Predicted 3D model of a 1535-nucleotide RNA (small-subunit ribosomal RNA) from a metagenome. Rfam family: Bacterial small subunit ribosomal RNA. The coordinates come from a structure-prediction model, not an experiment, and the mean pLDDT is 84.
RNA sequence: AGAGUUUGAUCCUGGCUCAGAACGAACGCUGGCGGCGUGGAUUAGGCAUGCAAGUCGUACGAGAAUCUGUUUAGUCUAUUCUUCGGAAGAAGCAAGGCAGAGGACAGUGGCGUAAGGGUGAGUAACACGUGGAUAACGUACCUCUACACUGGGGAUAACUCCGCGAAAGCGGUGUUAAUACCGAAUGUGGUUAUACGGCAUCAGGCUGUAUGAUUAAAGGCGGGGACCUUCGGGCCUGCCGUGUAGAGAUCGGUCCGCGCCCUAUUAGCUUGUUGGUGAGGUAACGGCUCACCAAGGCGAUGAUGGGUAGCCGACCUGAGAGGGUGACCGGCCACACUGGGACUGAGACACUGCCCAGACUCCUACGGGAGGCUGCAGUCGAGAAUCAUUCGCAAUGGGCGAAAGCCUGACGAUGCAACGCCGCGUGCGUGAAGAAGGCCUUCGGGUUGUAAAGCGCUUUUAUCAGGGAAGAAGGCAUACAUGCGUUAACAGCGUAGUAUGUUUGACGGUACCUGAAGAAUAAGCCCCGGCUAAUUUCGUGCCAGCAGCCGCGGUAAUACGAAAGGGGCAAGCGUUGUUCGGAUUUACUGGGCGUAAAGGGGGUCUAGUCGGUCUAUUAAGUUUCCUGUGAAAGCCCGGGGCUCAACCCCGUGGACUGCAGGGAAAACUGGCAGACUUGAGUAUGUGAGACGCGUGCGGAAUACUGGGUGUAGCGGUGAAAUGCGUAGAUAUCCAGUAGAACACCAGCGGCGAAGGCGGCCCGCGUGCACAUUACUGACGCUGAAGCCCGAGAGCGUGGGGAGCGAACAGGAUUAGAUACCCUGGUAGUCCACGCCGUAAACGAUGUGUACUAGAUGUAGGCAGAAUCGACCCUGCCUGUGUCACAGCUAACGCGUUAAGUACACCGCCUGGGGAGUACGCUCGCAAGAGUGAAACUCAAAGGAAUUGACGGGGACCCGCACAAGCGGUGGAGCAUGUUCUUUAAUACGACGCAACGCGUAGAACCUUACCAGGACUUGACAUGCAGCUGCACAUCCGGUGAAAGCCGGACUCCUUCGAGGGUGCUGCACAGGUGUUGCAUGGCUGUCGUCAGCUCGUGCCGUGAGGUGUUGGGUUAAGUCCCGCAACGAGCGCAACCCUUGUUGUUAGUUGCCAGCAGUUCGGCUGGGCACUCUAACGAGACUGCCGGUGACAAACCGGAGGAAGGUGGGGAUGACGUCAAGUCAGUACGGCCCUUACGUCCUGGGCUAGAAACGUGCUACAAUGGUCGGUACAAUGGGUCGCAAUAUCGCGAGGUGGAGCUAAUCUCAAAAAGCCGACCCCAGUUCGGAUCGGAGUCUGCAAUUCGACUCCGUGAAGCUGGAAUCGCUAGUAAUGGCGUAUCAGCAACGACGCCGUGAAUACGUUCCCGGGUCUUGUACACACCGCCCGUCACAUCAUGAAAGCUGGUUAUACCCGAAGUCCGUGAUCUAAUUUGUAAAAGAAGAAGCGGCCGAAGGUGUGGCUGGUGAUUGGGAUGAAGUCGUAACAAGGUA
Repeated sequence: AGAGUUUGAUCCUGGCUCAGAACGAACGCUGGCGGCGUGGAUUAGGCAUGCAAGUCGUACGAGAAUCUGUUUAGUCUAUUCUUCGGAAGAAGCAAGGCAGAGGACAGUGGCGUAAGGGUGAGUAACACGUGGAUAACGUACCUCUACACUGGGGAUAACUCCGCGAAAGCGGUGUUAAUACCGAAUGUGGUUAUACGGCAUCAGGCUGUAUGAUUAAAGGCGGGGACCUUCGGGCCUGCCGUGUAGAGAUCGGUCCGCGCCCUAUUAGCUUGUUGGUGAGGUAACGGCUCACCAAGGCGAUGAUGGGUAGCCGACCUGAGAGGGUGACCGGCCACACUGGGACUGAGACACUGCCCAGACUCCUACGGGAGGCUGCAGUCGAGAAUCAUUCGCAAUGGGCGAAAGCCUGACGAUGCAACGCCGCGUGCGUGAAGAAGGCCUUCGGGUUGUAAAGCGCUUUUAUCAGGGAAGAAGGCAUACAUGCGUUAACAGCGUAGUAUGUUUGACGGUACCUGAAGAAUAAGCCCCGGCUAAUUUCGUGCCAGCAGCCGCGGUAAUACGAAAGGGGCAAGCGUUGUUCGGAUUUACUGGGCGUAAAGGGGGUCUAGUCGGUCUAUUAAGUUUCCUGUGAAAGCCCGGGGCUCAACCCCGUGGACUGCAGGGAAAACUGGCAGACUUGAGUAUGUGAGACGCGUGCGGAAUACUGGGUGUAGCGGUGAAAUGCGUAGAUAUCCAGUAGAACACCAGCGGCGAAGGCGGCCCGCGUGCACAUUACUGACGCUGAAGCCCGAGAGCGUGGGGAGCGAACAGGAUUAGAUACCCUGGUAGUCCACGCCGUAAACGAUGUGUACUAGAUGUAGGCAGAAUCGACCCUGCCUGUGUCACAGCUAACGCGUUAAGUACACCGCCUGGGGAGUACGCUCGCAAGAGUGAAACUCAAAGGAAUUGACGGGGACCCGCACAAGCGGUGGAGCAUGUUCUUUAAUACGACGCAACGCGUAGAACCUUACCAGGACUUGACAUGCAGCUGCACAUCCGGUGAAAGCCGGACUCCUUCGAGGGUGCUGCACAGGUGUUGCAUGGCUGUCGUCAGCUCGUGCCGUGAGGUGUUGGGUUAAGUCCCGCAACGAGCGCAACCCUUGUUGUUAGUUGCCAGCAGUUCGGCUGGGCACUCUAACGAGACUGCCGGUGACAAACCGGAGGAAGGUGGGGAUGACGUCAAGUCAGUACGGCCCUUACGUCCUGGGCUAGAAACGUGCUACAAUGGUCGGUACAAUGGGUCGCAAUAUCGCGAGGUGGAGCUAAUCUCAAAAAGCCGACCCCAGUUCGGAUCGGAGUCUGCAAUUCGACUCCGUGAAGCUGGAAUCGCUAGUAAUGGCGUAUCAGCAACGACGCCGUGAAUACGUUCCCGGGUCUUGUACACACCGCCCGUCACAUCAUGAAAGCUGGUUAUACCCGAAGUCCGUGAUCUAAUUUGUAAAAGAAGAAGCGGCCGAAGGUGUGGCUGGUGAUUGGGAUGAAGUCGUAACAAGGUA
């Protein structure tokens, strides 16, 4: 950085697609290790269980277990006494009591629970971001400053007892403490009132003095010398705590500027709404709330409504500008089952608080209760999809505490998951017999591939063993004759430090290190047609399948599947999804609008945008400097730490393009002020005009009416008919009536903004051009919305109605003809008034201004010169055309009337279809118009130009193409080929011309490929190898058989004796195939077409495909030649060269010939000769060379001369580039595929010869230009020894016998026939015609039955010249006559290929048919008109609109009901602290209760918006071969 894809090719426009990067991903296949990250995106769905917020005993009462001390009842025992019953009884033990330690559970109180953690439902908002404001505010804990902490009181939990309840829990009696609660004192102060000042601000502010009012507190734990003491302490002192006030810090509240998605198919919204006054309320401003007053406020710069959405730092992408996103981390906001509410508090309207309502779940004794994982784990559900009910408070941080410490699912760790990023490994070296195997193969080999094996080496990782961290800092205790501070103090406390001691690690025996053994433990995934790196084979056969786009697959698939090989990436690889990029494809950077999508139909004007010259000022824009801010993280830079990296850390680094404030500048833009005249306008004069509106008038034409003349038609068409007409038409003359339109003039002339405007006159009105001076002084340009105008058609009302004429009717045409053509004809066309508001409303080109070579025409005006005047001429302005330079454009084209160069403003476009459709709205009487989507579908749709092809386009030209002629075919019979049918088989191919007497120049067997049957299997044929065989080859014999074959027998080689050659058999390789594919091929052939074309090199033109040359003017049979020309040359074709024929010369004369001579059997037979004919070799000759004319002084043509021949003399051979996937695999060759005891080979027989029918090509005829008979004349090409065969002879004949001659200018086939002479026939199904059939033969051949030819006799069919249609031929041609040859035993031959004989007619001409050539034109064709292509109908599928309705969501509104709760009121009931009072009681203060406003949920009703569904219905899209027509593309057959 681009690439693929529209076309036959090209350029452009334009969409689609790909290559890149990224992800909280998912899915498929695969999976070794480690580090660092990340991990419920969906149902803000429901949740079992555990944990996630406690702490403080140095605030307080009470205080269990336990321990210690003390005391003692008691008990036991030593011991003593004893009446033997018993009694006393130290120590010990010890209930209990007391004191202390201890401190659980619970409570009062304090602080915390408003943080931390989660989520993104709501929110389009001051929610967020950014910058400000708060002189309109609050702030617990923390820091600092000042002052203070005096002295009292009454309660209440806990506890006890009683009661209720299933429980949750609750009520009551009695007792008690505080740093709980309540008075009082004091007032540094605060607040407030009044008075008087100071400072400051745009206003509220700050502050001072005086006086009055009002307002505080709490204690706890240590230490201590003197003094005092009730012996508790006071007092002093330290720390903590407390109060008041101020300050700071921090954190918040509130307000404001700016920024912040889509939708106008949401255009109007708003009543506490906007403002004021006053009050209430709040920490605080404020309609925040209320009363009253006013009627405002917002909105096209988008209000209101609807949809969607947490916002940002940032993240992804991008060159950037942008675009997308808002996971993790960080900031802010919002929420906590749903909705409402307040309480407490410094802070909440409170995630693990309270109250109420609702839904859900659970418990229940049915009375009533409990709960809220969007904390961490976990579970279910839904989903493509997202982890452990782990460990620890060791670290960091938080709460509480004086502290130890406790708590902490914050956090630190580990686990799971390739989810991502990063790193490492799966070995390294050597190793050619290039192993084996695989795959391919042209069979030679190649490749896998140094790859493996083998040999040598290493040991990361994994495994095992051993060692083994950092992360720990602190804390506590003790000590220091430690320092400093406090203090009266050496106490104590605080602080700094040192020393000793003690102790703290979840991770974890982890990281890391060392050792051991052994290549050992470790590679996949995708792709290989192009884009896009990488190819072969097999399988499959439009099947199965692939595919991101183009597209692959229908028998040779580099595209499907597999394999081998290769390419890419790699513990991953692919796919899917999403975003940006590429896409300059929404274009600010950076696009367009004549024809590709796109200029509004036109005008006017509002808002808005933009705006001439000069001066002065200002400083909003602008430029510059400074200040603040732009959190951290991230990004970039520079360092550093993990072995590197990912990752992490550091920096008085950068950047964060922003915002705000201050200073400076004054060119430009803007504001303000003044001036100017060139932009614009006005006045004056002149002028042209189908400019508009209204009135009147005119003639021609048409139709009708009346009258006259007049008679049979008129009219209409391609041709007709309908129609009109003897009731008198058409035609013609006269008169009248009516409506509409205005010939000529008339002109790419004029006017108008556009639509548009055309007889003449008058009236009214607008615009424009020119000229001249004067005036105003930027008054201008554009222009969303608005308003007006706006062809035709159409609509409404009323007129009018001649002609024309939708609809309609009839007649034609046609397969049909709801059309084109004809005859009629209603609306309409016309007028008035009112609607409609659209057109290919087009120059497919918005308006305005300026600039940029010209030439020429025309309209209007003016000037100059000239003239008597005018014209002509020159110049200027305005309009309207043509051509053209530069420039532009994809090209076409545009080109001072721009599509050039610029500026200003408006409108519009963003692939095709769906669709200018649906829905909604606005307008309209309606028709409809305006606005204007989506689903779905395609990979194109399109513009311009190019080359072809085509045209029922044009021009020119040619051809037996037509015409003019001659003869045929099509009718008959037969022959032959084909189709179809039949058959065991009727072998195969060829199918318009260009298949069909074609392959087949010879089907009885053979041929033969087909069928039936019988046989063979290395084979009928080739080569090689191995083994066996003393064996062949050849021949003979027997059996069987239709033959082939099979079975059996006989005979038998050479030799240097090793063997070899040959043969046969067995076996292996292989043979063989007329099996398939002519659409895999070669070769050959047909055809256009013997048409005149087809190309190349260089140059030139074009962005390019391409063009030029090759076109043009002439000419030719010809791209033949000449001339011209940005072309100059050249090649393949044409022509010529070749063969033949026509004339002639030379040479040569046998087998040919015979003029003259001689002979003769009379036959060139013989001698002789080579003159002639002829033969066959070489020459000559013809070249438009000569003359005349025409032409352009050319080429050439016409005519002529000469000549055997004259304009390529006749004929042949010769076939350009190419077309038809034309024909042929069955002539041969050949790739692939297929068969291999058969799809090969052999044999016998049959078939290819069938036969209802159709077609092609021929023969013979239909007769007298003939037939038959007799006589008679003249050829040429050819053939012949497996042959031709003479004379002779037999037969009516086919032919037989026989065999001279001939390997051929010698002999022979061989008779030529038509012709000519003569005779008969006499127009008839015949003396025409010969089919068919019967009989008898001949010949060939192993063999004529299927199935040969010929001969003779007999038979004697159709047919009397052929419908539509169609073929050949232009001169030695057609026609006609015979002859020859190939194939071949014979023959189907009437065919084919040749030969000679006789021998015409006609061509005016190129209008038409067919084919072809050149140029040009149109094209939507390029498989190229046998093209393309449209619409209905039918079928299937899909999405969508409408629809009686049905059913959700959301929202608005009216009313009802009204929980909790704040607030207000009341409070006759109740109340410890305080006041008065001796008391009772009263007051102050408060409370329950009650009432009221508001008020969630709920209910009822009515609307809006938006979904789902819906019988039926509408169109739309799509779908190899459905139906009907043929609308469009060519003049598309009616443009």